Predicted 3D model of a 75-nucleotide RNA (c-di-GMP-I riboswitch aptamer) from Candidatus Izemoplasma sp. The model forms 94% of the base pairs in the Rfam consensus. Rfam family: c-di-GMP-I riboswitch aptamer. Rfam's curators write: GEMM was predicted in a large-scale screen for bacterial structured RNA regulatory elements. Its family is annotated with cyclic-di-GMP binding in the Gene Ontology.
RNA sequence: GUUUGAUAAAGCCAAACCUAGAGCAAUCUAGGGACGGAAAACUAAAGGGUCUCACGUAGACAGCCAGUUGCCUUA
Numbered sequence: 001g002u003u004u005g006a007u008a009a010a011g012c013c014a015a016a017c018c019u020a021g022a023g024c025a026a027u028c029u030a031g032g033g034a035c036g037g038a039a040a041a042c043u044a045a046a047g048g049g050u051c052u053c054a055c056g057u058a059g060a061c062a063g064c065c066a067g068u069u070g071c072c073u074u075a
Base pairs, nucleotide, nucleotide: 002075005072012037013036017032018031019030020029021028022027035063041068042067043066047065048064049061050060051059052058
């Protein structure tokens, strides 16, 4: 450097749902909670896609694909 993602080690994140708050909404924030995740880290004008609405070149989603970077680990 390439590669594997294990019934291993050390850690990490946290779906649905519930409570409180923000928002017209999608959805977001905090706490609880774990379905899962080897990138579930970051990127939402200059890739695609989906969703919302007050339909404006307005918003939301990175846990849909994608892009960038990276820990541990197998060979």
Source information: The prediction has a mean pLDDT of 80.